Predicted 3D model of a 73-nucleotide RNA (transfer RNA) from a Patescibacteria group bacterium.
RNAcentral holds the sequence, with entries from ENA.
It matches the Rfam family "tRNA". It is annotated as a transfer RNA.
Lineage of the source: Bacteria > Bacteria candidate phyla.
The prediction has a mean pLDDT of 83.

RNA sequence: GCCGAGGUAGCUCAGUUGGCAGAGCAUCGCAAUGGUAAUGCGAAGGUCGGGAGUUCAAUUCUCCCCCUCGGCU
Numbered sequence: 001g002c003c004g005a006g007g008u009a010g011c012u013c014a015g016u017u018g019g020c021a022g023a024g025c026a027u028c029g030c031a032a033u034g035g036u037a038a039u040g041c042g043a044a045g046g047u048c049g050g051g052a053g054u055u056c057a058a059u060u061c062u063c064c065c066c067c068u069c070g071g072c073u
Stems, first nucleotide, its partner, number of pairs: 001072007010025004019056001027043005049065005
């Protein structure tokens, strides 16, 4: 330099005809227990990598850029 796969909550990851952003774990609260753990219920936590475009509407479509991983040279 070229090709491909990825970037979404603190972590691991879902999210298709474009239409309210989600799960598990972790954190916090409550219940329960003689007390803790496990368990149950609930809460908080997001500029969806950055910018631009298309659209009534973009995590999703188009373009440019940044970062990670793999392959080729």